Molecule: RNase P RNA; transfer RNA
Organism: Peptococcaceae bacterium UBA2264
RNA sequence: GAAGUUAAUCAGAUGAUCGCGGGGACAAGAACCGAAAGGUUGUCUCUGAGGAAAGUCCGAGCUCCAUAGGGCAGAGUGCUGGGUAACGCCCAGUAGGGGAGACCCUAAGGAAAGUGCAACAGAGAUAUACCGCCAGGCUUGAAUAAGCCUGGUAAGGGUGGAAAGGCGAGGUAAGAGCUCACCGGCAGUCAGGCGACUGGCUGGCCCUGCAAACCCCACUUGGAGCAAGACCGAAUAGAGGAGCCAGGAAGCUGCCCGCUUCGCUCCCGGGUAAGGUCGCUGGAGGCUAUCGGUAACGAUAGUUCGAGACAGAUGAUCAUCACCUUCGGCAAGAAGGAACAGAACUCGGCUUAUAGAUUGACUUCGCUU
RNA sequence: GCGCCACUAGCUCAGCUGGUAGAGCAUCCGACUCUUAAUCGGCAGGUCCUGGGUUCGAAUCCCCGGUGGCGCA
Repeated sequence: GAAGUUAAUCAGAUGAUCGCGGGGACAAGAACCGAAAGGUUGUCUCUGAGGAAAGUCCGAGCUCCAUAGGGCAGAGUGCUGGGUAACGCCCAGUAGGGGAGACCCUAAGGAAAGUGCAACAGAGAUAUACCGCCAGGCUUGAAUAAGCCUGGUAAGGGUGGAAAGGCGAGGUAAGAGCUCACCGGCAGUCAGGCGACUGGCUGGCCCUGCAAACCCCACUUGGAGCAAGACCGAAUAGAGGAGCCAGGAAGCUGCCCGCUUCGCUCCCGGGUAAGGUCGCUGGAGGCUAUCGGUAACGAUAGUUCGAGACAGAUGAUCAUCACCUUCGGCAAGAAGGAACAGAACUCGGCUUAUAGAUUGACUUCGCUU
Repeated sequence: GCGCCACUAGCUCAGCUGGUAGAGCAUCCGACUCUUAAUCGGCAGGUCCUGGGUUCGAAUCCCCGGUGGCGCA
């Protein structure tokens, strides 16, 4: 210098004018809106989107329904250890896979509990003699040969994603874990490790794949959601009609128990209305330092307060500087561009979208010393 | 806010217990007819919404997204 891997950060800056939401102080205490609760005005000052506010895919806080209950079913998760309020998240490792490497990826329990599936091709798909090889018998032949029958054989051919562990040697009529060495798998045992697992020794030679097919095993799991819910205020007319029952309906996802509340459904008629306040933002919060830990993270101390609307504010214009592109031989300058997207009860994650810029660590190659 | 469904030929739909995708209408070509329609015969037409994974093999099973629709409060 080039090509890459990985971990992070920022998300144009400053100023002026006009405008909008929210908090505080002061002023006015009159007027206006409203049935009321309550709200509206002026000046000053402070403050006002994100890394994903998004998708709503997980986990929690909070609130109500039993204190969140029992059984079956259902759903979810699935190597090991740790972190955390919790998680399907994160960290560290194991095993497998990819890359020359830095490094990256993995829904990664069980196929020896059972059931199911494996199209086409192929003789045969979980069990097989089609061709071939070999032995015996018969027939033909002068004959090593040919044909037929019976049997042995999975070494070879061919089919397939997959064909009875792989490969070599011995062995055999031909063959075969039949025997042996090495490799792979399984079981036992010893050693190391908290563990997943790794290594050694011994053994009989052994077992197809699919569980993101049913299933089995282990663990987890109550429901609803801020339109949760609480308070305040207003309105009103049901002795209306029909049906359903002696038990029924509603809530607790399905069924059975159990609990709570109450008659329920439809029609006809009347009234109120996007009412107000709280919940509502100070929280598992941010930053810095030290200590513990490989790390995720935790502990302690200090410091700091950064939106809170309810049809929903966070905007527009101008100037200067910075970035990119084009024109300009360079320069001066001119024109244009600048992503994804926008809070709505709040957090922790994941996933997806994203112009451009910066920094740290590392790998490979080339050049120079 | 919560929950659910669909996406396959130009249109409407099958196929989704995994094995190489079909029907009706429409288009095109031919026949019939003086001509058109109707009718009859034939052909063509598919990134199975996108991307990834499991599997020998995916429209089908699983996951991240996209588009459209429905229900409840």